[in-house]
Context: one part of a larger RNA
């Protein structure tokens, strides 16, 4: 230079009362503005205590602070079922023998690791200052091992059962379309508060409310398979009552059999629930509790890994079923009731002041839910429920 530019999005701010030494910024009230496919919820990565309370005001906070992601203390993450660990394979990494190399090392069977993909089960409502499918209350499931009581088949047999071996089965491309549904939204009616008008009673009208799951139980729109007996059989590395290929026969476009949302019954003499009474230490705790129905409308959610249709022709293992081998005395169902379920993650941010950008940085950051009016629409305008007015 200069007490100059700057003080990070032009979404905004005003007023009251309160705390305080001190108030434009902290608290609460009211009123205005602003977002609303977001600047709102829910959550992966990350972040790693920032969460909650109580204190504090030197420093950080682009002003100030009585406030804070700032200091100091104290507290606070409860799971069989949520995700991980566990089981199982993918690409890919490792690799016992093995092969190659002069060595270090390379590659590689078996084989072990390896989710971004397969595998068992939970839902409603309460409730702390702070967690909650994880506590509590109600009401369920799964596994996994005894035990009771019944039935059932076998019992000395080449007979039930039994696998690391068979076989099913998991199991999957893309693209369209039509249809049932339900969440949801809305209209009515009902129910509650207010209440124009009235002498009263009624009651226009405005407001707010009309909730609720897994489980069990039924098996509905709908979708798949032609079913069953009896024989054969050089295939499935052996075997095989299982698949498979075949031969008769019966029954037939139906029946059977498997799926398969959503209704409805139950769950619910319950639970929520606008309002109302008590008591107040204002914030706050308690206790009672109406009505709780129909219709329209309608998803990108479900039915659905279906249905059509097309070429490019679309993981794998284990889990399950089921065959019989070695083996080989029990073996399976049904109800009932025990016992066991550990370890880790679980606060709080998360389109941002807590992530990644040196910074409380107009940038960047995967998914998932996405209300109403006008609209095709998730555009765009306005608005809900929530949340802000971007620290001079």
């Nucleotide at each position: 230079a200069a007490g100059u530019a700057g003080c990070g999005a032009c979404a905004a701010a005003g007023c009251g009362u309160g705390u305080g030494a001190g108030a434009a910024c902290c608290a609460c009230g009211c009123u205005c503005g602003c977002c609303g496919a977001a600047a709102g919820u829910c959550u992966a990565a990350g972040g790693u205590u920032u969460c909650c309370u109580g204190a504090g005001g030197a420093a950080g906070g682009u002003c100030a602070a009585u406030c804070c992601g700032c200091u100091c203390a104290g507290g606070g993450u409860u799971a069989g079922u949520c995700g991980g660990u566990c089981c199982c394979u993918a690409a890919g990494g490792c690799g016992a023998g093995g092969c190659c190399g002069a060595a270090a090392g390379g590659c590689g069977u078996a084989g072990u690791c390896g989710a971004u993909g397969g595998g068992a089960a939970a839902c409603a409502g309460g409730u702390c200052a702070a967690c909650a499918u994880u506590c509590c209350u109600g009401u369920a499931c799964c596994a996994g091992u005894g035990u009771g009581a019944g039935c059932u088949c076998g019992u000395u047999a080449u007979u039930a059962c039994g696998a690391a071996g068979u076989g099913g089965u998991g199991a999957c491309g893309c693209a369209g379309a039509a249809g049932g549904a339900u969440a949801g939204u809305c209209c009515g009616g009902c129910c509650u508060g207010c209440g124009a008008u009235u002498g009263g009673a009624a009651g226009a009208g405005c407001a707010g409310g009309u909730u609720c799951a897994a489980g069990c139980g039924u098996g509905u729109a709908g979708g798949c398979g032609g079913g069953g007996g009896c024989g054969g059989u050089a295939g499935g590395c052996a075997a095989a009552u299982c698949c498979g290929c075949u031969g008769c026969c019966c029954c037939a476009u139906a029946a059977c059999g498997c799926u398969g949302a959503g209704g409805c019954g139950u769950g619910a003499c319950g639970u929520c629930g606008a309002g109302g009474c008590c008591u107040c230490u204002u914030u706050u705790g308690g206790c009672c509790g109406a009505a709780g129905c129909g219709g329209a409308u309608g998803a990108c959610u479900c039915c659905a890994u279906g249905c059509u249709g097309c070429c490019a022709a679309g993981a794998a293992a284990a889990a399950c079923c089921u065959c019989u081998a070695a083996g080989g005395a029990g073996a399976g169902c049904u109800c009932g009731g025990g016992c066991u379920g550990a370890c880790c993650g679980u606060a709080c941010c998360g389109c941002a002041a807590a992530c990644c950008g040196a910074c409380a940085c107009a940038g960047g950051u995967a998914g998932a839910c996405g209300g109403g009016g006008a609209g095709a629409g998730a555009a765009u305008c306005c608005c809900a429920a929530g949340g802000c007015g971007c620290a001079u």